[in-house]
Context: one part of a larger RNA
RNA sequence: CUGGGCGUAAAGCGCGCGUAGGCGGGCUGUUAAGUCGGGGGUGAAAUCCCGGGGCUCAACCCCGGAACUGCCUCUGAUACUGGCAGUCUGGAGUCCGAGAGAGGUGAGUGGAAUUCCGAGUGUAGAGGUGAAAUUCGAAGAUAUUCGGAGGAACACCAGUGGCGAAGGCGGCUCACUGGCUCGGUACUGACGCUGAGGUGCGAAAGCGUGGGGAGCAAACAGGAUUAGAUACCCUGGUAGUCCACGCCGUAAACUAUGAGUGCUAGUCGUCAGCGGGCAUGCCCGUUGGUGACGCAGUUAACGCAUUAAGCACUCCGCCUGGGGAGUACGGCCGCAAGGUUAAAACUC
Repeated sequence: CUGGGCGUAAAGCGCGCGUAGGCGGGCUGUUAAGUCGGGGGUGAAAUCCCGGGGCUCAACCCCGGAACUGCCUCUGAUACUGGCAGUCUGGAGUCCGAGAGAGGUGAGUGGAAUUCCGAGUGUAGAGGUGAAAUUCGAAGAUAUUCGGAGGAACACCAGUGGCGAAGGCGGCUCACUGGCUCGGUACUGACGCUGAGGUGCGAAAGCGUGGGGAGCAAACAGGAUUAGAUACCCUGGUAGUCCACGCCGUAAACUAUGAGUGCUAGUCGUCAGCGGGCAUGCCCGUUGGUGACGCAGUUAACGCAUUAAGCACUCCGCCUGGGGAGUACGGCCGCAAGGUUAAAACUC
C1' cells in the first nucleotide's frame, strides 16, 4: 500500500462553526472533458514472454513474433459523470400562527438550615465513638428563646421528566438573548451533506491578580485503632470550594456507539403539539422527542433491534501483537503544573 476493522477484543477526535477538498434531487436542451468504439503516429535497442536456432547440455548467444498494459492525434457514440443554459418542488431555507422548556447572560430578591456575635432562661455536663480519647464547658458550655451578622446551597415540586452541540443547566422575579417543535402551505428554487487544516466552546482540579470566606475540606496537627497505621474512625484545620477578570484544555469529556440521508414487523409507557370522534374522559389518527420489551436481520458471544450494533450510500476521524510508552528527543502551546504531536533500541 492492499485488505479487514473501530459498543465490550487495538480503534469514533470531548463538542460545535466552518475553509479547501470529496460527494450531491427531478425534467429538458446543448457540449463532448471523463467514459466507450474505430483508424493513424509513437511506445529505441537490450530485458520479460512465445516459437525456432547455435556452442556436446545449461548458463550464455542469435533469429522471428508477441508484448511494451502508456502517450499524442483523427473520427464516431452520448446512457452515465462533468461543463453550460433553462425549468421544477419532493431536499434545504424563508414567512405567518401557535407551543413547551433547570438553554444562555446580567440585575434584583425570598425562606429554611449551618456557623458566629449580643441578650434572656438555666446548670453540669456537652460532644464524639464499636468503645474511647483528643476537644468544648463554673471566665457558665450543651439545651432553649429573642435579636443581629455573613457566606454558600436552593428541601418538597422531581419524573428511565424537560432544555442544550457537548461540557452542562434546578428557589422566585425582571431585562436581554440562542435553539427547538407543531399547524398553515404564502415565498425562494438544490441555496444541500461532510469537513483535512483553521477557529470557538469545553466538568473537576490547578495557575495569576484582586475580593470573599458560613459550611465543607487536600495538606497539616492531635486523639484513637493496629504488630506498625505516614490510612480507614474522631477532634481541629490551611489552600481550595464562592465572585470578577485572565490562563489551563484535560476526564470512565461514556450511549465506552462520528455526522448525514433513505429503506426494513410490532407492542406498551411518557413529554410537547396538531386533527377527528363521541358516550365529556376516554378512543382513533398524526408529527417531533424520550424510555421499556420484542420480529426479521445482525453479532464471537453478550447483546443491538425505526433513537440499530439491520440493509445501503456520502464525507471525516481512528486501529494494525504485549511491554518499552502516550514515554524520550524535536516542534508548537502554557506563568507554571503540564498539554499536544510522537518514536526507537531492547524484550516477550

The part of an RNA shown here (small-subunit ribosomal RNA, central domain) has 348 nucleotides and comes from an uncultured Alphaproteobacteria bacterium. Rfam family: Bacterial small subunit ribosomal RNA. The full RNA is in RNAcentral, with records from ENA, Greengenes and SILVA.